[in-house]
RNA sequence: AUUUGUUUCCGGGGGCGUUUCGGUGAGAACCGAUUCUGAGAUGAACCCCAGAACCUGAUCCGGGUAAUUCCGGCGGAGGAAGGAAGUGAAGUCAAUAC
Numbered sequence: 001a002u003u004u005g006u007u008u009c010c011g012g013g014g015g016c017g018u019u020u021c022g023g024u025g026a027g028a029a030c031c032g033a034u035u036c037u038g039a040g041a042u043g044a045a046c047c048c049c050a051g052a053a054c055c056u057g058a059u060c061c062g063g064g065u066a067a068u069u070c071c072g073g074c075g076g077a078g079g080a081a082g083g084a085a086g087u088g089a090a091g092u093c094a095a096u097a098c
Stems, first nucleotide, its partner, number of pairs: 002090009011049004016043001017036001020033005054079003060073004
């Protein structure tokens, strides 16, 4: 110098759906409670920074549900937000000593 694990610091990225009931409203929608899944369904939270957050394809395909990205596929797909320092391991080269 290279590869890789890990810690810390600083910085950054992302999503928030579904069911039912009640209220307000001309309606769209909003507010409160509630069902389901989930790490998270607006939390001083949670997840993620590169195969794996999340987005796109996608009004996609298969299965299932009261319903829904609920589950699987697509998928090591395409895109997507990282630097610094410390430390462990692997292994190459060089120098020095024996």
This is a predicted structure of a 98-nucleotide RNA (TPP riboswitch aptamer (THI element)). Model confidence (mean pLDDT): 78 of 100.